[in-house]
Context: one part of a larger RNA
RNA sequence: ACCUCGUUAAGGAACUCGGCAACAUGACCCCGUAACCUAGGGAGAAGGGGUCCCCCGCGAGGGGGCGCAGUGAACGGGCCCAGGCGACUGUUUAACAAAAACACAGCACUCUGCCAACACGCAAGUGGAUGUAUAGAGUGUGACACGUGACCAAUGCCGAAAGGUCAAGGCAAGGGGUCAGCCGCAAGGCGAAGCUCCGAACCAAAGCCCCGGUGAAUGUCGGCCGUAACUAUAACGGUCCUAAGGUAGCGAAAUUCCUUGUCGGGUAAGUUCCGACCUGCACGAAUCGUGUAACGAUCUGGGCGCUGUCUCAACGAGGAUCUCG
Numbered sequence: 001a002c003c004u005c006g007u008u009a010a011g012g013a014a015c016u017c018g019g020c021a022a023c024a025u026g027a028c029c030c031c032g033u034a035a036c037c038u039a040g041g042g043a044g045a046a047g048g049g050g051u052c053c054c055c056c057g058c059g060a061g062g063g064g065g066c067g068c069a070g071u072g073a074a075c076g077g078g079c080c081c082a083g084g085c086g087a088c089u090g091u092u093u094a095a096c097a098a099a100a101a102c103a104c105a106g107c108a109c110u111c112u113g114c115c116a117a118c119a120c121g122c123a124a125g126u127g128g129a130u131g132u133a134u135a136g137a138g139u140g141u142g143a144c145a146c147g148u149g150a151c152c153a154a155u156g157c158c159g160a161a162a163g164g165u166c167a168a169g170g171c172a173a174g175g176g177g178u179c180a181g182c183c184g185c186a187a188g189g190c191g192a193a194g195c196u197c198c199g200a201a202c203c204a205a206a207g208c209c210c211c212g213g214u215g216a217a218u219g220u221c222g223g224c225c226g227u228a229a230c231u232a233u234a235a236c237g238g239u240c241c242u243a244a245g246g247u248a249g250c251g252a253a254a255u256u257c258c259u260u261g262u263c264g265g266g267u268a269a270g271u272u273c274c275g276a277c278c279u280g281c282a283c284g285a286a287u288c289g290u291g292u293a294a295c296g297a298u299c300u301g302g303g304c305g306c307u308g309u310c311u312c313a314a315c316g317a318g319g320a321u322c323u324c325g
Stems, first nucleotide, its partner, number of pairs: 002319007010311002014309001019306001027051005036041001038143001052065005066070001078304007085296002090102002106141007118127003144291004149221003154218002156214004163209003169203002174198005181190003222240005249283001250280001261277005
C1' cells in the first nucleotide's frame, strides 16, 4: 500500500457526470400539521415535547433517588419544494436494461344467430362452451376530467340483381388426320361410316374495372404576392395548386437544427431546471390532444438536515499479503 470496520479539530457537497457512498432520521405516547384534492387522501406531512427507579394518593397530583446518558444494548422512516413520463397495485430481458417498456380497469370499432365467429388438426375431432350478442373473438386506445377538427383522391373494408372484362366447363358451326370406295394409263385426286385431333359464335362464377359508402380503417392535413396616417405587423385583398390544406389545445417540448433562442426566476456565477414568448428545421387530437389528486427501488432541477464525498488527511481494530522462525 490492499480488504472490512471504527473515531476525528475547523469547515460542511467546496467532492463528483450526479450527495455515488456514508452519515443522519428511526420505537412508543402527546401536541401539531400546508398547498392541492377524485373529499378517500395528501399525513408518520412538516415541526415540537416526553420516555428510568422508589414512596404517598382512587385519581389528578405530590415527594424522593441514581447515572454523562433512562426507546441506556440490538432491531427500527431522513425531510421538503418544483417539473417530465406513466393514472394506480401489478409484469418484464432466469445470468449487463425494472423503465417512460408490457399489462391494467375504462373507452371505441369490427366480426359472430350457434354445427357461431375464431383457433388447432390431413382428417376424425377438439377448444370456444355444457357458453348464446349484458355472450364470444379480433384490433386500437389505456383510470378520471374536458375534448377528439378537415379530407373518401390513393390504399383497405363494406355495399351494389345493371354494364365491361373474364377460367374451367357446356353446346357446337367449321376444319384436319386416317381409309371402304370412286375417278384416272399413270402421277395423283375425291372421299362415306367409324376412330381421332383441333375448334368460331353462344352460355358461363368470383375477381378486376365501373358506381356508392366508410376515419376511435391504412393514412393525409399547401405555396406566392400585396395591404393600416411613425415604424413594425397584417384583421383585409389577389393568385396558383389540392381529396382537403392542421381546428381546439399545447409548444425551444422525452419533439427546436440554427441554440447556451429571447425575457423573467433561482445562484456571487446556471449549456441543466422552472415560468413565459412563438420564428412548431420537423407538436396536434384513441400510432389519441390537453390537464390531473394519489402512486413510483422511475427521470430532472432546487433546498433543509447530515456527514471523511471533499479542503486533506490522521489514528485505531480485525483481516489478507510478504519476510524470518
Molecule: large-subunit ribosomal RNA, domain IV
Organism: Rikenellaceae bacterium DTU002